[in-house]
Context: one part of a larger RNA
RNA sequence: CUGGGCGUAAAGCGACCGCAGGCGGUCCUUUAAGUCGGAUGUGAAAGCCCUGGGCUCAACCCAGGAACUGCAUUCGAAACUGGAAGACUUGAGUUCGAGAGAGGGUGGUGGAAUUCCUGGUGUAGAGGUGAAAUUCGUUGAUAUCAGGAGGAACACCGGCGGCGAAGGCGGCCACCUGGCUCGAUACUGACGCUCAUGGUCGAAAGCGUGGGGAGCAAACAGGAUUAGAUACCCUGGUAGUCCACGCCGUAAACGAUGAAUGCUAGGUGUUGGUGGUAUUCACUCCAUCAGUGCCGAAGCUAACGCAUUAAGCAUUCCGCCUGGGGAGUACGGCCGCAAGGCUAAAACUC
Numbered sequence: 001c002u003g004g005g006c007g008u009a010a011a012g013c014g015a016c017c018g019c020a021g022g023c024g025g026u027c028c029u030u031u032a033a034g035u036c037g038g039a040u041g042u043g044a045a046a047g048c049c050c051u052g053g054g055c056u057c058a059a060c061c062c063a064g065g066a067a068c069u070g071c072a073u074u075c076g077a078a079a080c081u082g083g084a085a086g087a088c089u090u091g092a093g094u095u096c097g098a099g100a101g102a103g104g105g106u107g108g109u110g111g112a113a114u115u116c117c118u119g120g121u122g123u124a125g126a127g128g129u130g131a132a133a134u135u136c137g138u139u140g141a142u143a144u145c146a147g148g149a150g151g152a153a154c155a156c157c158g159g160c161g162g163c164g165a166a167g168g169c170g171g172c173c174a175c176c177u178g179g180c181u182c183g184a185u186a187c188u189g190a191c192g193c194u195c196a197u198g199g200u201c202g203a204a205a206g207c208g209u210g211g212g213g214a215g216c217a218a219a220c221a222g223g224a225u226u227a228g229a230u231a232c233c234c235u236g237g238u239a240g241u242c243c244a245c246g247c248c249g250u251a252a253a254c255g256a257u258g259a260a261u262g263c264u265a266g267g268u269g270u271u272g273g274u275g276g277u278a279u280u281c282a283c284u285c286c287a288u289c290a291g292u293g294c295c296g297a298a299g300c301u302a303a304c305g306c307a308u309u310a311a312g313c314a315u316u317c318c319g320c321c322u323g324g325g326g327a328g329u330a331c332g333g334c335c336g337c338a339a340g341g342c343u344a345a346a347a348c349u350c
């Protein structure tokens, strides 16, 4: 390499878009590149294989045959693949009518709560813990009432509910905007699937510049605990958390399960639609499409488990694995302001 694999043993790129490439629906005609068959030429000799023979046998040697699975030319075949021409509608898309949604962006706005400030009432404690102490308080705290400031997050609704490719998205209103589902007829007529390289997005933390800073809180300080306590607990507290713009590009980025298509028992809940039954209406019941859960047949699996949302049965394309450590490291290259990221060994050792 062939092969065997990738939920948990090594292994699905974090996600998507997509050029090249690979693969590709139904019917008819044609072509003959692939494919299949025939013929001719060639495929040195020796060797291998078969038959016979020569050394007393054998090894060895000699003769003949077969074979040389290949290549070229030529003559044919036309099912399949490819090429050309034409047609089709079920794949894909468009149109029309409905529908749901924390999908994204911008601006505005609301109430609760924490903190702080001002004023009133009021007096000796408050806070915190397993118990304490650090801490705050007679310059009047805690508690309580009124007013004000500011930042951040949106209780209830809220739901194995919804939306998004993933990351992720939750007060309310408006504007801009992406996708999805259902129903209907008409239209285009394979326009499709996947995707190396490439591009875009990408939690948190971190970085740059400028703002902002209520609460929380790495670092840090103190109080405790302890043999010690660079911790767990407590009192404080700075980056940060927030906003704008620009970087970073990672994660248990997880369903640890790539994408697409078709097929293969059911039962039960739920979300969105459509049709029917029923009805005064709302229900109910039945069917169906799209999602999202649970339980289970066959089948699969080492087992656990998966099971129409497959890890079943198949096809196409991509990515990845090949004993543990060394090591996701060194070196080199590319990227980055840096932190570092991506790519990625070997010696040695078990």
Base pairs, nucleotide, nucleotide: 003322004321005320006319007304008303012318014201015200016199017198021194022193023192025088026087027086029084030083031082033081034080035077036076037075038074039073040072041071042070049065050064051063052062053061054060091191092188093187094186095184096183097182098181099180103177104176105175106174107173108172109171110154115149116148117147118146119145120144121143125136126135162169163168206247207246208245209244210243211242215241216240220236221235222234223233258317259316260315261314262313263312266295267294268293269292270291271290272289273288274287275286276285299306300305323350324349325348332343333342334341335340